Transfer RNA from Phlebia radiata, 73 nucleotides, folded computationally. The source organism's lineage runs through Eukaryota, Agaricomycetes, Polyporales, Meruliaceae and Phlebia. Rfam family: tRNA. The coordinates come from a structure-prediction model, not an experiment, and the mean pLDDT is 82.

């Protein structure tokens, strides 16, 4: 440099054909207990890496930049 594939609450990660984003682990509160963990119950907490396109609508497509892995040179 060139080719692929990835970026979604802290952390790992689902999201088909484009219609208002789920999960688990962690965190706060609660139940239990003599107390402490476990167990159960509840909540909070995402501008889906950035920017621009299409479209009536984009995490999802399309174009750029940008990290991060693999393969080529």
């Nucleotide at each position: 440099g060139c080719u692929u594939c990835g970026g979604u609450g802290g952390c790992u990660u689902a999201g088909u054909c484009g219609g208002u984003g789920g999960a688990g682990c962690g965190u706060a509160g609660g139940u239990c207990u003599c107390a402490u963990a476990a167990u159960c119950c509840u909540a909070a907490g995402g501008u889906c890496c950035u920017g621009a396109g299409u479209u009536c609508g984009a995490g999802u497509c399309u174009c750029a930049g940008u990290c991060g892995g693999a393969g080529c040179a």
Notes
RNAcentral holds the sequence, with entries from ENA.